[in-house]
Molecule: Bacterial RNase P class A
Organism: Hartmannibacter diazotrophicus
């Protein structure tokens, strides 16, 4: 210098003006309102999106419901080993397998001699060890081949065909025998373990699929901040209590009588009234709209030291860092930076500057992302 691998950071900068949403102050409160608390306005101060706020895929906190010993059954999930963590399907370190010259990357990686099931097409055959073409032996023959037996090396089919390679052996062959590799089992050694190494033994038919049922081990009660709690209008509706089927005038021997006006509907009636409504007044409780809390001090951020290979843990110090609810976090101007275009240059131009935007919170995973920067490592070439 070229090609590549791994990890991390950042996510335009500064300033002016005008706004928006919370918080604090205005202290014997600047204006309004109010009994007050407070609210509105004003002034001042300070704060105001993210690494993913996203998908809502896992794990928790928190809240309510259910059960109130837990377990089991059913269902769902996880699945090599060890560690980390509040927890996880996440992370770290290993092991095994696969890929790459390498740095490094990928793997849903328990059990298939517990049982059931499946293995399309092709092929003779896809598992109670098979024989289509071959090869070999015997017999027959019309010389094309046929019959019987042996065999599984070769060919063919297939994703997969009965351990592999080489040698011996044989009629031809075959773990039939031998060496090495593979597999199984036993012992020893190393390792917490997964597993690895070495040695001996067994010639070793008994495939694959468990993201098929299943078996084994472990984990899991359900719903979710529109959770949940509180305060509570008008109107409508619910419940309770009370009132209303006469009022006025005149006369009176006080027993009542007369006149006028009017009548809350219906049924029954012993004419007293009762029941079902209706109207009016008061009270009670529930819900809706609305408001408040939940709701911002937390598995918190930054710095530093210690332990650990690491994930991570611990100590000390400093700091407080968004809380909207039709939903703020913006607009504009100037200078600079980057990118693109034009120009010989000075310089000029730009719908240019990614992905995207909190909504109860936290730990992960996944996905999206213009540009810029940093660290470590590998391979190659050249020079010293």
């Nucleotide at each position: 210098c070229c090609a590549g691998c791994c990890g991390g950071u950042u996510g335009g900068a500064c300033g002016g003006c005008c706004g928006c949403u919370g918080c604090c102050g205005c202290g014997a409160g600047a204006g309004g309102u109010g009994a007050a608390a407070g609210c509105c306005u004003g002034c001042g101060g300070g704060a105001g999106a993210g690494g993913a706020a996203a998908g809502u895929c896992c794990g928790g906190g928190c809240u309510c419901c259910a059960c109130g010993g837990a377990a089991a059954c059913a269902c769902g999930g996880u699945g090599c080993c060890g560690g980390g963590u509040a927890a996880c399907g996440c992370c770290c370190g290993g092991c095994g397998g696969g890929g790459g010259c390498g740095a490094c990357c990928c793997c849903a990686g328990g059990g298939a001699a517990a049982g059931u099931g499946c293995c399309a097409c092709a092929g003779a055959g896809a598992u109670c060890g098979a024989a289509c073409c071959g090869c070999c032996c015997g017999g027959g023959u019309c010389c094309g081949c046929c019959c019987g037996g042996g065999u599984a090396a070769g060919g063919g089919u297939g994703a997969a065909a009965a351990g592999g390679u080489g040698g011996g052996g044989u009629a031809a062959g075959a773990g039939c025998c031998c060496a090495c590799c593979g597999c199984g089992c036993c012992g020893c050694c190393g390792g917490c373990a997964a597993c690895g190494g070495c040695g001996a033994c067994g010639g070793c038919a008994u495939g694959g699929c468990a993201a098929a049922c299943c078996c084994c081990a472990c984990c899991g009660g359900g719903a979710g901040c529109a959770a949940a709690a509180c305060c509570g209008a008008a109107u409508a509706g619910g419940g309770g209590c009370g009132g209303c089927g006469u009022g006025g005038g005149c006369c009176u021997u006080c027993g009542g009588g007369c006149c006028c006006a009017g009548u809350u509907g219906g049924u029954u009636u012993c004419c007293g009234a009762a029941c079902c409504g209706g109207c009016c007044g008061c009270c009670c409780g529930g819900g809706u709209g609305g408001g408040u809390u939940g709701c911002g001090c937390g598995a918190g951020a930054c710095g530093u030291c210690c332990g650990g290979c690491a994930a991570c843990g611990g100590g000390c110090g400093u700091c407080c860092c968004a809380g909207a609810u039709g939903a703020a976090u913006g607009g504009u101007c100037g200078u600079c930076a980057g990118c693109g275009g034009g120009g010989a240059a000075a310089c000029c131009c730009g719908u240019c500057u990614a992905c995207a935007g909190a909504a109860c919170c936290c730990g992960g995973c996944u996905u999206a992302c213009a540009g810029a920067c940093c660290g470590g490592c590998u391979g190659g070439c050249a020079g010293c």